[in-house]
Molecule: c-di-GMP-I riboswitch aptamer
Organism: Gammaproteobacteria bacterium
RNA sequence: AGCUGAUAAAGGCAAAUUCGUCGAAAGGCGGAGACGCAAAGCCACCGGUCUAAGGAACAGACGUUCUACGACAGCGGGGUUGCCAGC
Repeated sequence: AGCUGAUAAAGGCAAAUUCGUCGAAAGGCGGAGACGCAAAGCCACCGGUCUAAGGAACAGACGUUCUACGACAGCGGGGUUGCCAGC
């Protein structure tokens, strides 16, 4: 420096659910909690998914539809940094 992650050590993260809180929502953050994770660390660059406040179209009205500048890194790819062990 590269490849691999069967076993082990030091440790790390934390799904569902739930309480509080922020948010229009999706969802975020904090506590409890562990389904899992060797990058389940970080980055929305590509694809995908979720939401639709604002905006737009339609409508007599109730409303309906479209739309990301909002989200998801624990959907896949890519980028980037890093612990341990083995080769």